Predicted 3D model of a 362-nucleotide part of an RNA (large-subunit ribosomal RNA, domain IV) from a metagenome. Its Rfam family is "Bacterial large subunit ribosomal RNA".

Context: one part of a larger RNA
RNA sequence: CCCUCCUUAAGGAACUCUGCAAGUUGACCCCGUAACUUCGGGAGAAGGGGUGCCACCCUGGUGAAGCGUAUGACAUGUGGAGCUAAGGGUGGUCGCAGAUACCAGCCCCAGGCGACUGUUUACUAAAAACACAGGACUCUGCAUAAGCCGUAAGGCGACGUAUAGGGUCUGACGCCUGCCCGGUGCUGGAAGGUUAAGGGGAUCGGUUAGUGAGGGGAGACUCUUGCGAAGCUGUGAACUGAAGCCCCAGUAAACGGCGGCCGUAACAAUAACGGUCCUAAGGUAGCGAAAUUCCUUGUCGGGUAAGUUCCGACCUGCACGAAAGGCGUAACGAUCUGGGCGCUGUCUCGAAGGGGGACCCG
Numbered sequence: 001c002c003c004u005c006c007u008u009a010a011g012g013a014a015c016u017c018u019g020c021a022a023g024u025u026g027a028c029c030c031c032g033u034a035a036c037u038u039c040g041g042g043a044g045a046a047g048g049g050g051u052g053c054c055a056c057c058c059u060g061g062u063g064a065a066g067c068g069u070a071u072g073a074c075a076u077g078u079g080g081a082g083c084u085a086a087g088g089g090u091g092g093u094c095g096c097a098g099a100u101a102c103c104a105g106c107c108c109c110a111g112g113c114g115a116c117u118g119u120u121u122a123c124u125a126a127a128a129a130c131a132c133a134g135g136a137c138u139c140u141g142c143a144u145a146a147g148c149c150g151u152a153a154g155g156c157g158a159c160g161u162a163u164a165g166g167g168u169c170u171g172a173c174g175c176c177u178g179c180c181c182g183g184u185g186c187u188g189g190a191a192g193g194u195u196a197a198g199g200g201g202a203u204c205g206g207u208u209a210g211u212g213a214g215g216g217g218a219g220a221c222u223c224u225u226g227c228g229a230a231g232c233u234g235u236g237a238a239c240u241g242a243a244g245c246c247c248c249a250g251u252a253a254a255c256g257g258c259g260g261c262c263g264u265a266a267c268a269a270u271a272a273c274g275g276u277c278c279u280a281a282g283g284u285a286g287c288g289a290a291a292u293u294c295c296u297u298g299u300c301g302g303g304u305a306a307g308u309u310c311c312g313a314c315c316u317g318c319a320c321g322a323a324a325g326g327c328g329u330a331a332c333g334a335u336c337u338g339g340g341c342g343c344u345g346u347c348u349c350g351a352a353g354g355g356g357g358a359c360c361c362g
Stems, first nucleotide, its partner, number of pairs: 001357005007351002010348002014346001019343001027051005036041001038172001052093007060084003066078004094098001107340006113333002118130002134170007147156003173328004178258003183255002185251005192246003198240002204234004210227007259277005286320001287317001298314005
């Protein structure tokens, strides 16, 4: 010096990111117990008092001897000894201390988030994340449901049947959940436009039996060139042709979105009011410097001697807002934030000590 434990004058959080750590509290009995509340809770709220041993008295249980009555006997009444249990009261007594050791809640106030009990990153995160009961939308009518696994057979769903099953979002409860369907999606519609293969075969082309013209040859025949039926073959127009798309509606607890400028009231300021542009519609209730506020330590109030945090307000919301829910909310939380009582070596600021290392010898 390190680890671990113990004690510490006076002070008592001045330590520090933070009371981290340590300490305080602690059992049982009695008294007593607030706001708030979903009337269950909150609550062991908080805050107090008692606790050893001895003697006596009171109290519960059991109930002997003795005595009385009756009998052949069991019996029955009275009686209270002894034993025993949990307490209560009075008096006394010892110690610094009586739950004497071990064991064994610190408490309160205010706020954020999440209702709650649960679940999670096995080995840095336990949470405000996930789940949750409850809410809503949507799909599914059962012969193969919808959906999912599998190449298939087949299986799950389910030996279930819309009070059932699947998907998505929200997340107890209370009060609520506004406006926009123009875009995207979904659902419905079918008049018109567009639209594939297929059907359909017009047209044009290739081939040539034949044939026109020209050349060669005595002739048979042959060469060049033009036209060209049928058949075969290539091309392939009109017309016909579904869903889809265009189109027409509906739908936001579907994906999503929810404005700008100018003027105006008898101080000033502000603007209930007016004008104008744009939009599918221009943010309603509630909340608001917030887990969201850049400017910002906003401003005011509270708490402190002093407060970038905290609480209550204001509203100028850079950039809250209504099931990616809004705002509240008792209870709950090894949650996060601020304050307080108590208590302490956290600190002022150190010190002494026990055990184990380090160090030396073997």